[in-house]
Context: one part of a larger RNA
RNA sequence: UCCGGCGAGUUACCGUUUGCGGCUUGGUUAAGGCCUUACGGGCCGGAGCCAUAGGGAAACCGAGUCUGAAUAGGGCGAAUGUCGCGGGCGGUAGACGCGAAACUGCGUGAUCUACCCAUGAGCAGGUUGAAGCGCGGGUUAUACCGCGUGGAGGACCGAACCCACUUGGGUUGAAAACCGAGGGGAUGACUUGUGGGGAGGAGUGAAAGUCUAAUCAAACGCAGAGAUAGCUCGUUCUCUCCGAAAUAGCUUUUGGGCUAGCCUCGAGCCACUACGUACCGGGGGUAGAGAUACUGAAUCGGUUUGGGGCCCUUCCCGGGGUACCCUGCUGAACCAAACUCCGAAUACCGGUGCGACUAUCUCGGGAGUCAGUCCGCGAGGGAUAAGCUUCGCGGUCGAGAGGGAAACAACCCAGAUCAUCUGCUAAGGUCCCCAAGUCGUGCUCAGUCACUAAGGAAGUUGAAUUGCUGAGACAGUCAGGAUGUUGGCUUAGAAGCAGCCAUCAUUUAAAAAGUGCGUAACAGCUUACUGACCGAGCAGUUCUGCGCCGAUAAUGAACGGGAGUAAGCACGACACCGAAGCAGUGGGCUUCAGCUUUGCUGGAGCGGUAGGAGAGCGCUGUACGCCAGAAACAAGCCGUACUGAAAAGAGCGGUGUCGGGGCGUACAGGUGAUUAUGCCGGA
Numbered sequence: 001u002c003c004g005g006c007g008a009g010u011u012a013c014c015g016u017u018u019g020c021g022g023c024u025u026g027g028u029u030a031a032g033g034c035c036u037u038a039c040g041g042g043c044c045g046g047a048g049c050c051a052u053a054g055g056g057a058a059a060c061c062g063a064g065u066c067u068g069a070a071u072a073g074g075g076c077g078a079a080u081g082u083c084g085c086g087g088g089c090g091g092u093a094g095a096c097g098c099g100a101a102a103c104u105g106c107g108u109g110a111u112c113u114a115c116c117c118a119u120g121a122g123c124a125g126g127u128u129g130a131a132g133c134g135c136g137g138g139u140u141a142u143a144c145c146g147c148g149u150g151g152a153g154g155a156c157c158g159a160a161c162c163c164a165c166u167u168g169g170g171u172u173g174a175a176a177a178c179c180g181a182g183g184g185g186a187u188g189a190c191u192u193g194u195g196g197g198g199a200g201g202a203g204u205g206a207a208a209g210u211c212u213a214a215u216c217a218a219a220c221g222c223a224g225a226g227a228u229a230g231c232u233c234g235u236u237c238u239c240u241c242c243g244a245a246a247u248a249g250c251u252u253u254u255g256g257g258c259u260a261g262c263c264u265c266g267a268g269c270c271a272c273u274a275c276g277u278a279c280c281g282g283g284g285g286u287a288g289a290g291a292u293a294c295u296g297a298a299u300c301g302g303u304u305u306g307g308g309g310c311c312c313u314u315c316c317c318g319g320g321g322u323a324c325c326c327u328g329c330u331g332a333a334c335c336a337a338a339c340u341c342c343g344a345a346u347a348c349c350g351g352u353g354c355g356a357c358u359a360u361c362u363c364g365g366g367a368g369u370c371a372g373u374c375c376g377c378g379a380g381g382g383a384u385a386a387g388c389u390u391c392g393c394g395g396u397c398g399a400g401a402g403g404g405a406a407a408c409a410a411c412c413c414a415g416a417u418c419a420u421c422u423g424c425u426a427a428g429g430u431c432c433c434c435a436a437g438u439c440g441u442g443c444u445c446a447g448u449c450a451c452u453a454a455g456g457a458a459g460u461u462g463a464a465u466u467g468c469u470g471a472g473a474c475a476g477u478c479a480g481g482a483u484g485u486u487g488g489c490u491u492a493g494a495a496g497c498a499g500c501c502a503u504c505a506u507u508u509a510a511a512a513a514g515u516g517c518g519u520a521a522c523a524g525c526u527u528a529c530u531g532a533c534c535g536a537g538c539a540g541u542u543c544u545g546c547g548c549c550g551a552u553a554a555u556g557a558a559c560g561g562g563a564g565u566a567a568g569c570a571c572g573a574c575a576c577c578g579a580a581g582c583a584g585u586g587g588g589c590u591u592c593a594g595c596u597u598u599g600c601u602g603g604a605g606c607g608g609u610a611g612g613a614g615a616g617c618g619c620u621g622u623a624c625g626c627c628a629g630a631a632a633c634a635a636g637c638c639g640u641a642c643u644g645a646a647a648a649g650a651g652c653g654g655u656g657u658c659g660g661g662g663c664g665u666a667c668a669g670g671u672g673a674u675u676a677u678g679c680c681g682g683a
Base pairs, nucleotide, nucleotide: 001683002682003681004680005679006678011093012092013091014090015089016088017087018086019085020084021083022082023081026050027049028048032044033043034042035041054061055060064076065075066074067073096234097233099231103224104223105222106221107220108219115197116196117195118194119193120192121191122190123188125157126156127155128153132149133148134147135146136145137144161185162184163183165182166181167180168179169178200216202212203211237616238615239614240613241612242611247260248259249258250257251256261369262368263366264365265364266363267362268361273359274358275355276354277353278352279351280350281349282348288342289340290339295336296335299332300331301330302329303328306326307325308324309322310321311320312319313318372397374395375394376393377392378391379390380389381388402413403412404411417587418586419585420584422583423582424581428577429576430575431562432561433560437574438573439572440571441570442569443568449564455549456548459546460545462543463542464541465540466539467538468537476533477532478531479530480529482506483505484504487501488500489499512527516525517524588606589605590604591603592602593601594600595599617672619669620668621667622666623665624664625663626662627661636655637654638653639652640651642649643648
């Protein structure tokens, strides 16, 4: 993992609501007693309970009462039940099932291990050579030195023994800690045998939260005990109707609750009540706009406003200047969520008319929901970031299938009762993959189409506008481009061309006190400017359509692919394809209405999670009735093309060999399993 079996809303009492039934001259018995029997029951028993009157804290009053000064107002009242059975739900109980970590009590453990006590045991061999002592030297005498002797040490090397530092293997192991090779201690705070001691908030601990029987930040066993679990998982047949929520308030509350909102079922109420729309009447301070209408912000001017600073002058008083600062007045242009002299559209409230297939509203039973999501629009937070976050309005998904967007919950189209080898359309498409296309007018050359910006560019289309132009423009070619003068200054030099100042005049068709190269400085080249040749448009600016560059990421990926110069883009025309949409035909179901009422006709409908409501199928047993069966029958098992909308069922064929079975009605329940890291067995 698979197969088979088992496996989860039960029962008791109390309450509430609903259906059915009994009684209502109110209903009903409890314990208990009597009787009977085929053991199912029948009859007594009125104690008690509910109801029959309420209001008030109470005295008390009473269809009223309480409050109150009140005869006012207001609150609560002015009656209809009760018993049983069945269904829904709640409460108390383990209360749908499984699941803790833990807590408490009473016990069992120190044969493992930590420490302690008693009594025993063990440590090959080799090495070093402390104190003390003796002799000698030495000293006044010690001290000190030498040679012996001696045999100390948490001394040295190293087996047994103990340990476990490194490394290789092992890692579903040979082993729930081992094997190999090395390593450390090895007369000691050493190792070890036997016996003994103390224990669970306790022991023991050379201290690691270590160890206390493969278990330790509180052992193990049993019990309280089905602890509790606002948490996770699971919760078993079918069909029909309706169908949510992810919000508000409160909450030691935020992944939980309670009440409301939204769903469902039953009953009541049928009113211009809800809803839509048109008109009329309203309030508003948003969007926008405004600024001599306020508050504030803010730019550039003007000013003989006022004050301050600085500078000059002055013996003092004072005077003058100011490219400084603040402030007033004034002009122009401008800004605001917490500005408003103004001010919409929508929305909202009220009224009237119309529409309506709609149904709001009230009471009662049952819920679920309280993590929402993306998209568009209006805003706050953030960086006018986020598949970000928080609100408001709407939509989708959630709980929604189908078609389109290559693929793609939330985008576009559109809401699936079933069948159909019928038709028409939506979005989107019509060269091939792939159903369906042609025509017309322009644009694009980039494979743009088929990701993007600032910025850049004699790409190209269209429009507007300015200037020059047969008195010859623009480009090109040929020629000229001079003189005073090397202007003055500066400078080593400065001659058009380092820099500063000035920038005149002359000859001219024209020519700068010089546009750019260049030289040390000159020289040289060139431009402005002029003439000639040529002969028709030239140059600039603005707007606009489509293109170009900008364009860089890790396997190869930005039309879905092929391919396309249209099969790209814009505008236009007429066709077609295209969905579970709409329509056609046939069937089923729900609900409403009508009728010729056991059905027919007509209208509206039948996506669906949580969830509410309804109708059924099957299993086991009990009671009653019926049935097959000896040529056997039945259960069970295997097969099967039949029936039913489904759960399911019948018939037939085979197997089955000694027990029982089937159908109908009613009742009762240990009544339905692909999932609980479910339990047991098997593969």
Annotation: The prediction has a mean pLDDT of 82. The part of an RNA shown here (large-subunit ribosomal RNA, domain II) has 683 nucleotides and comes from an uncultured Planctomycetales bacterium. It was read from a public genome assembly. Its Rfam family is "Bacterial large subunit ribosomal RNA". Its family is annotated with ribosome and structural constituent of ribosome in the Gene Ontology.